[in-house]
RNA sequence: AGAGUUUGAUCCUGGCUCAGGAUGAACGCUGGCGGCGUGGAUAAGGCAUGCAAGUCGAAUGGGUUUAGACCCAUGGCAAACGGGUUCGGAUAACAUAGGAAUCUACCUCAGAGUCGUGGAUAAUCCGGAGAAAUCCGGGAUAAGACGCGAUGUACUCUACGGAGUAAAGAUUUAUCGCUUUGAGAGGAGCCUGUGUCCUAUCAGCUUGUUGGUGAGGUAACGGCUCACCAAGGCUAUGACGGGUAGGGGGUGUGAGAGCAUGGCCCCCAACAUUGGAACUGAGACACUGUCCAAACACCUACGGGUGGCUGCAGUCGAGAAUAUUCCACAAUGGGCGAAAGCCUGAUGGAGCGACGCCGCGUGCAGGAUGAAGGUCUUCGGAUUGUAAACUGCUUUUCUACGGGAAGAAUUACGAUGACGGUACCGUAGGAAUAAGAGGUUACUAACUCUGUGCCAGCAGUAGCGGUAAUACAGAGACCUCAAGCGUUAUCCGGAUUUAUUGGGCGUAAAGCGCAGGUAGGCGGUCGUGUUAGUCGGAUGUCAAAGGCCCGGGCUCAACCCGGGAAAGGCAUUCGAAACGGCACGACUCGAGAGUGUGAGAGAUCGGUGGAAUUCAUGGUGUAGUAGUGAAAUGCGUUGAUAUCAUGAGGAACACCCAAGGCGAAGGCAACCGAUUGGCACAUUUCUGACGCUCAGCUGCGAAAGCGUGGGUAGCGAAUGAGAUUAGAUACCCCAGUAGUCCACGCCCUAAACGAUGUCUACUAGGUGUGGGGAGAAUCGACCCUCUCUGUGCCGAAGCUAACGCGUUAAGUAGACCGCCUGGGAAGUACGAGCGCAAGCUUAAAACUCAAAGGAAUAGACGGGGAUCCGCACAAGUGGUGGAGCAUGUGGUUUAAUUCGACGGUAAGCGAGGAACCUCACCAGGGUUUGAAAUCUAGCUGGAGAGCCCAGAAAUGGGAAGUCCUUCGAGGCUGCUAGACCAGGUGCUGCAUGGUUGUCGUCAGCUCGUGUCGUAAGAUGUUCCGUUCAGUCGGGAAACGAGCGCAACCCUCACGAAAUGUUACAUGUGUCAUUUCGGACUGCCCAGCCCUUUUGUCAUUAAUUCAAGAUUAGUGCCAAGAGGGCUGGGAGGAAGGCGGGGAUGACGUCAAAUCAGCAUGGCCCUCUGACACCCUGGGCGACACACGUGCUACAAUGGCCGACAUAAUGGGCAGCCAACCCGCGAGGGGGAGCCAAUCCCAAAAAUUCGGUCUCAGUUCGGAUUGCAGUCUGCAACUCGACUGCAUGAAGCUGGAAUCACUAGUAAUCGGGAAUCAGCCAUGUCCCGGUGAAUACGUUCUCGGAUCUUGUACUCACCGCCCGUCACACCAAGAGAGCUGGCAAUACCAGAAGGCCCCGGGUCAUAUCGGGGACUACGGUAGGGUCAGUAAUAAGGGUGAAGUCGUAACAAGGUAACC
Repeated sequence: AGAGUUUGAUCCUGGCUCAGGAUGAACGCUGGCGGCGUGGAUAAGGCAUGCAAGUCGAAUGGGUUUAGACCCAUGGCAAACGGGUUCGGAUAACAUAGGAAUCUACCUCAGAGUCGUGGAUAAUCCGGAGAAAUCCGGGAUAAGACGCGAUGUACUCUACGGAGUAAAGAUUUAUCGCUUUGAGAGGAGCCUGUGUCCUAUCAGCUUGUUGGUGAGGUAACGGCUCACCAAGGCUAUGACGGGUAGGGGGUGUGAGAGCAUGGCCCCCAACAUUGGAACUGAGACACUGUCCAAACACCUACGGGUGGCUGCAGUCGAGAAUAUUCCACAAUGGGCGAAAGCCUGAUGGAGCGACGCCGCGUGCAGGAUGAAGGUCUUCGGAUUGUAAACUGCUUUUCUACGGGAAGAAUUACGAUGACGGUACCGUAGGAAUAAGAGGUUACUAACUCUGUGCCAGCAGUAGCGGUAAUACAGAGACCUCAAGCGUUAUCCGGAUUUAUUGGGCGUAAAGCGCAGGUAGGCGGUCGUGUUAGUCGGAUGUCAAAGGCCCGGGCUCAACCCGGGAAAGGCAUUCGAAACGGCACGACUCGAGAGUGUGAGAGAUCGGUGGAAUUCAUGGUGUAGUAGUGAAAUGCGUUGAUAUCAUGAGGAACACCCAAGGCGAAGGCAACCGAUUGGCACAUUUCUGACGCUCAGCUGCGAAAGCGUGGGUAGCGAAUGAGAUUAGAUACCCCAGUAGUCCACGCCCUAAACGAUGUCUACUAGGUGUGGGGAGAAUCGACCCUCUCUGUGCCGAAGCUAACGCGUUAAGUAGACCGCCUGGGAAGUACGAGCGCAAGCUUAAAACUCAAAGGAAUAGACGGGGAUCCGCACAAGUGGUGGAGCAUGUGGUUUAAUUCGACGGUAAGCGAGGAACCUCACCAGGGUUUGAAAUCUAGCUGGAGAGCCCAGAAAUGGGAAGUCCUUCGAGGCUGCUAGACCAGGUGCUGCAUGGUUGUCGUCAGCUCGUGUCGUAAGAUGUUCCGUUCAGUCGGGAAACGAGCGCAACCCUCACGAAAUGUUACAUGUGUCAUUUCGGACUGCCCAGCCCUUUUGUCAUUAAUUCAAGAUUAGUGCCAAGAGGGCUGGGAGGAAGGCGGGGAUGACGUCAAAUCAGCAUGGCCCUCUGACACCCUGGGCGACACACGUGCUACAAUGGCCGACAUAAUGGGCAGCCAACCCGCGAGGGGGAGCCAAUCCCAAAAAUUCGGUCUCAGUUCGGAUUGCAGUCUGCAACUCGACUGCAUGAAGCUGGAAUCACUAGUAAUCGGGAAUCAGCCAUGUCCCGGUGAAUACGUUCUCGGAUCUUGUACUCACCGCCCGUCACACCAAGAGAGCUGGCAAUACCAGAAGGCCCCGGGUCAUAUCGGGGACUACGGUAGGGUCAGUAAUAAGGGUGAAGUCGUAACAAGGUAACC
């Protein structure tokens, strides 16, 4: 000191979260020792038991006793301290600084005095009542108890004459007491200034209230109390009310300012079961005193009594949670006493708790074969790890024994230690007694394996988990801290996230809609005086403890002790006078006034005008009109629309009109008049700071809306009708009511916006425009220059997150006001104010999320724009879709119909050959180290082929027979057994390699350096031309480069040369092969476009004006140069990249393939399989649907006959000639050929001649029957072909859709691969014949570039809104119900003091009665705060629910207020 988290990425805003420190803590796991601290925070809830305040015989009386002595009572002092707790209390408290009208026992000092005298009473004794507590009667007695008199230094009162008021003794002396007075110290009471939490959704409060006079009362001032008089007092600087809370020294944190807090210790306050009250006393309205009332508890003989742990222990309860019914008065202190001493749960100690802080230990050194075990592994090893074992050493701690304090002061001596036989010291023993917790995805130090499979679970935040999880669980390893470690809770910090230090408000949250103005804040120049602000000095105070510094004591530290410094505040006093305040005087620049001009939709009132719409009347006139994308409703033959004339009425003011003007804003537009506000300029005449801002307050305030009364032409919410649509309560159309208009009165809100508060000053310019003035010039003007004021655009510096702003600031500063602090809930609820209402203003919380948001960037997308391309459309040709058949797919069926491929980019695809095999599927029969591979051991000459038997075969059985050799059981082969294993077309193409499809042979995709930008990124690659092309040229903050394009390669077309067989015309090169050449865009003409140069002419601008000249530009013409395009031409075999092929950028689709192959992981398999072998079947099924083809529907044709012309290929397990046989498939035959030689091999369409004559035919050939041929172990399922016979559908094909731009389409035949044969009409090649059309780019599809918008980035197959249904949650309303609190009025009124009366006394007192005050209590109506509630409404959150599609693109009606 920061970090994580919004995005595809970026910057900003902004919240949430984390790392640190702390605690009277609690919980989980673990736990060796000691020191010092600390420990009922909740129920100020209830308490059993014991103790916590007594003491004095040197004040007095008495009782008991042998003596010491003890007990009871009167009396004195103490009990008001010490100890506990934090209820109440927002001020009667506390802190700090002051003050005057007071008291003070014990203590200190000083003065004076201490004389005389009297009557009682308790205990004890006698008697009585009661369960007890306790009480009553009678008799006796003492004092330092209680009185009276005297004196009185003094004290109090005073009419200044005087009056009143004390005392106690004890003792041998000394002395201790007592009374009175003064002073002191310490203590206490009272008063004042200042400070001291939240709330305005608490705005007015107060009647003893504020003051006065008099009286009472008090220790003392005082409305403290009372009588009378006056009507005051407090409050926006927050009264009154509500809520919460003991205050301070200090403590925690923080760099500090602050923020939070007040446990232990110290000071103060308050309280003592709850409420009230007084008594005694120096002191109390009294924790362990009294009285009364209440609640609770206990005792009781039922009559009545007793009690108060918020003292120390302890107990119950509540709680997450907090200790022993311990020892001692030895020390320190307190009370009493002359003292000894007694008392002291204050205190000193011990016990319990890791609750905290501090310290120590759990060993140290050596030790490699890097042991074993564990974990991982690429199987080589790595790691745990010098760690262990083992060897040596030490003894803090521990155990045992021995010694053993200080704390001690008093006192003549003697005696006295709770802690404690403790700390500490010595000796001995022996590594002996002693390590865990949390974490390991990032933040955040630390990684692997196994299991699990969006499950179980983790999580502080982001997030992890759906079969290869460093994030879950376990293990190993590692990291951090350590007798602790984590978690939870709370506080501060980080958070500059409430900003005084130290933030903001154009678009992120945030400028009131605008103005006037009060309080308040701030305020021009000069001078004088003064000073509660300000500045400086001095003094006092701010307790101790704590904190800081220095030093010291416990072995160190924590802890403790001593000293010092500091202490920002407050008070008193002295000084200064710059700034500020106040007072006085002056000034003119701020502000205002005067005078003279000027512009203007500024406002209000009254009047006038024309155009247009509509309506009415009349004329002309006839069938439509109106409306729309297209229509319909509507209007019209009762005469519309159209047109002419006249009239009525209401509303709004075209052109001028503009980036224009005016106004504070809202807003203001025909013209004229009246009244009136503001502004600008000029002048510098007057006043002399009169100013700025402004909480509350007041006024104005679009539209819509409301009230009353008018008015109503057009438009037009609602409403009706017509369309559109799946629906259409909309958009479109036809009507149309409120309203819009006027007058008066309300409402008071808008995206009331420049999303930018008002005022002042300063800080480059350029260019428009509205208004005024001046200068120069002119006859007068215009033009021009300067200037003031308003209103725009572009820009410097600067600012800003960027966009942008930029003298009209969002720059630099100042003054004042308003407002903001994550999103949603919500501008909502409740309360209050205003309003006729609608509603407005003010304005939350619970709950919920980790984001919400701003600006800009790259893409993608748009029913946005611009440009361009493509058989994309158009123009053409031929098809598909209808029929039959072939083939593939889906579906269905089946024992099985093996599997894959599914829009384009699956479907005559993998398959370029399923009868067996193939084969993966099904049924059945068999085998298990296996059909094939490696190793070991044993046996073997045994194997294989052939033969026989069983069987469907696999397989099994049998017989015969049989190697080489260097002679070593060596090689080869087979069998058996065993080991590591084989095997799998089983799963995952979403774990992969490789390969492929597609966009697309589209023209794109990138990089280096530089530059720009905070950055993501941009530039380059954009622009202007051009191209098939990011092809090329020009320009340009870019310059270059790479992958793509093109070219290089092959082939066809031309030429040349060489070689020539098997070609041919027998010596050639028509042909073949090879190698070169050629074409690279060169030539000529014309037109058009662009760039540029020159010239004539015309024209514009600048140089202040004029002239001239120059410069810059524009246009026509002419000439020259260069570039490009278009058309034509020459040469040429080939002309505008000549045709075709191969060649496929970065990437997209988790595209396809684990079944071509390879391969990670998983699964099956020594139990017999998902492995292997065999036979048969299946992949060929068949209601149906789709794709791709073949053949046709005929005359441009079918059939018959004759005739002509190719090219590419293939051939020895082959092609097969001639010839013969067969109608034919084919058979026989055997020549030739390893092929430019022989064969396949006949080309066909074409041409010529004949026939058919428009028919389901001499078209078409499906289907079926019979008879055959060939291949093959085998043609039944399931081959091809031949002959004869049979002769189906079909007469050109709906919606829709496909291919093709030239040797192409169309049409005709030929060949090959695979292959025994073939389901081939498929695929791939070859040649023959050989067209039509393209105006063009509006539209459809696909693509490219630039630009624009975006709330999309899984990228429009995107995102996303609202109702409804269901579940849950919190809060508001709610007929009511319940409770608390504080008041008010009335009733009643205990104890108590005060007052009055009676009785009584010498007089008091006691006694009886009464009065007001008054606690608890009761009644009543309100206030306020909580709790609860049927019900209905809104909100939030939920998995793939329902209905639509409102928003984001022109979101398909621009959106929004």